This is a predicted structure of a 75-nucleotide RNA (SAH (S-adenosyl-L-homocysteine) riboswitch aptamer) from an uncultured Methylococcaceae bacterium.
Its mean pLDDT, the model's own confidence on a scale to 100, is 77.
The sequence was found by an Rfam model in a public genome assembly.
It matches the Rfam family "SAH (S-adenosyl-L-homocysteine) riboswitch aptamer". Its family is annotated with S-adenosylhomocysteine metabolic process and regulation of gene expression in the Gene Ontology. For this family Rfam cites "Riboswitches that sense S-adenosylhomocysteine and activate genes involved in coenzyme recycling" (Wang et al., Mol Cell, 2008).
RNA sequence: UACUCCGAGGAGCGUUGCGACGGUUCACCCGCCAGGCUCGGAGUGGUGCUUCAAUGUCAACCGCGCUCGAUCACC
Repeated sequence: UACUCCGAGGAGCGUUGCGACGGUUCACCCGCCAGGCUCGGAGUGGUGCUUCAAUGUCAACCGCGCUCGAUCACC
């Protein structure tokens, strides 16, 4: 660093629909769709570097509308 899986980023409802995915009469059509992003762990590869260990820190974000939770402040 690529891919896959898992965990986390406090929750719920509604809604539009790009990408991905699926379908298809293959038109840019239909369906589905707002964790696809970031952090951490594991596995399999690629690339680069070349001592190891310890300590510390552990977030920032997430279309639109509404509701709740937690915290703080004011009355």